Transfer RNA from a Patescibacteria group bacterium, 73 nucleotides, folded computationally. It was read from a public genome assembly. Rfam family: tRNA. About the family: Transfer RNA (tRNA) molecules are approximately 80 nucleotides in length.
This record gives sequence, C1' cells and structure tokens, in this order.
RNA sequence: GCCGGCGUAGCUCAGUGGUUAGAGCGAGCGCUUCAUAAGCGUUAGGUCGGGGGUUCGAUCCCUCCCGUCGGCA
Repeated sequence: GCCGGCGUAGCUCAGUGGUUAGAGCGAGCGCUUCAUAAGCGUUAGGUCGGGGGUUCGAUCCCUCCCGUCGGCA
C1' cells in the first nucleotide's frame, strides 16, 4: 500500500429499514437471614465510533474518515 471482519450500557454480546434499542454479567436500592453468601424484585446507566448521503422514516443501506483484528504484498 491492497483486501476483508468488527465498533451498540462499565464488560460480553443480540437486534438488521418503522415498534419503547434489548439480554446476561456488573452497579445502586429493597425483600429474605441473627448475620453473610445464595436467591428474588426493582432502579439507573446508550450522541448505536464520527461526518455526509439515500429514504416519508436509518442502529440497520451507500460513502468518507477514525479505531481495532486478520490476510496479502
């Protein structure tokens, strides 16, 4: 330099044009217990990496950039 994958909550990931953006773990609070652990309930936490475009409508499609991983040279 060229090609490809990935980027969504603190972490691991799902979602793939319209719903309200979700799960598990983690965190706070509560219930339970003499207490702790475990269990159960509940709450908070997101510019969906950034810009532009297509569309009535974009986390999703296109494009450029950034980051990261891999392959080729």